Record summary:
This is a predicted structure of a 466-nucleotide RNA (Bacterial RNase P class A) from Desulfonatronovibrio sp. Rfam family: Bacterial RNase P class A. Rfam classes the family as a ribozyme. The coordinates come from a structure-prediction model, not an experiment, and the mean pLDDT is 76.
RNA sequence: GGAGUUGGACGGGUUGUCGCUGCCCCGCACUUACUUUGUUUACGGACUGGCCGUCAGGAGUCCCUAAACAAAGUAAGUGCGGGAUGGAGGAAAGUCCGGGCUCCGCAGGGCAGGACGCUGGGUAACUCCCAGCGGGGGCGACCCCGGGAAAGUGCCACAGAAAACAGACCGCCCCGCACUUACUUUAUUUACGGACUGACCGUCAGGAGUCCCUAAACAAAGUAAGUGCGGGGUAAGGGUGAAACGGUGGGGUAAGAGCCCACCAGUUGCCGCGGCGACGCGGCAAGCUAGGCAAACCCCGUCCGGAGCAAGGCCAAAUAGGAAGACGUUUGAGGCCGGCCCGGUCGAUGUCUUCGGGUAGGCUGCUUGAGGCCUGGAGUAAUUCAGGUCCCAGAUGAAUGACAACCUGUUAUUUCUUGCAAAGAGGAAUAACUCACAGAACCCGGCUUACAGUCCGACUCCAUAA
Repeated sequence: GGAGUUGGACGGGUUGUCGCUGCCCCGCACUUACUUUGUUUACGGACUGGCCGUCAGGAGUCCCUAAACAAAGUAAGUGCGGGAUGGAGGAAAGUCCGGGCUCCGCAGGGCAGGACGCUGGGUAACUCCCAGCGGGGGCGACCCCGGGAAAGUGCCACAGAAAACAGACCGCCCCGCACUUACUUUAUUUACGGACUGACCGUCAGGAGUCCCUAAACAAAGUAAGUGCGGGGUAAGGGUGAAACGGUGGGGUAAGAGCCCACCAGUUGCCGCGGCGACGCGGCAAGCUAGGCAAACCCCGUCCGGAGCAAGGCCAAAUAGGAAGACGUUUGAGGCCGGCCCGGUCGAUGUCUUCGGGUAGGCUGCUUGAGGCCUGGAGUAAUUCAGGUCCCAGAUGAAUGACAACCUGUUAUUUCUUGCAAAGAGGAAUAACUCACAGAACCCGGCUUACAGUCCGACUCCAUAA
């Protein structure tokens, strides 16, 4: 310098103007309730010197209760104004897992169904996370996978003889038959050459004959090779295929084969050592050699109530506490307990079905949490413990926004510096843009998916220089 692997962070900032919303504080107005005070009225009771009296009482005073009105105060609510403070995510997405919470009145057994699947640890819990173990990919950093295929059933196109109790296309070997070629032997015939020649012929040169050699032809037998057919053996060699019933070497065989042997790999069993464990290392024995797919059915092990904030609770209001029907009242209708069965339980002016009518409003749940941040301890880590500190959205047709300026950043163009030059790096100016994925709705822990651009860290490989 290049190419990669992996972890993390940001994904706009500041100021101003206007606008929205939650909580808190202050002020004003209104409404409701309560308290106090005052006034008025009414009922009841007590007092009664003085006022009136027909001597019964009345007027008057006080007390209690009730109602109305006024003022002040308190509380709540609504509205307006002011102040302070807070207001979208790393995924808020997917709705895939797990829970908190709420309801189904309470509590069970079995079947079916579903989920998960190496070991240990973490966690509220999980199919998640961490660390290991085993297998696979990669030069490597790293990444991916994880019960069982000898319990059974099933599938593996095409090609191939044959795809798992497999199998013979080409080959290899043996036997038999037929044919062809070559060779050997034997016999026969012919030809050339040579030798011999007593007896046969002779014109005395030789002939005939015999033997040898060579060649050819033919026959028989044998051997070898080849071709064809038939039978038997074989799965080592070759072919097909993603994959073909262990590998290498040797012996053995008619030719071959774990048929036998040595070594290696695997499988099974036993033993020893290490480890919590998955497993690892080593030894012995057995020739035992058993493809792939279970995200095919299945088998084994472990686990599992359901529904969900549109859960649920409260208030207010309205209608027609409507009509009809069925079953039933302890000999139990009907409902409930995720599906089914058993079982249990509720149940009597009961339960269910159908038709019809009304309401769709407000408050709450609703944000203080398995919470965040900082420091320290334990642990390889996930995580956990202790201390300190902070409150960081709660809308409800759905708030968190709009505009302007400057800055940052990105892209494009031009230009300057460095540089041999390109590239790269740095600076300046102009223009455009703030461009990615995207929007809380009860909350939390994960997983998965999407993402313009930028930054930080660790590690691996390659090249070069010192």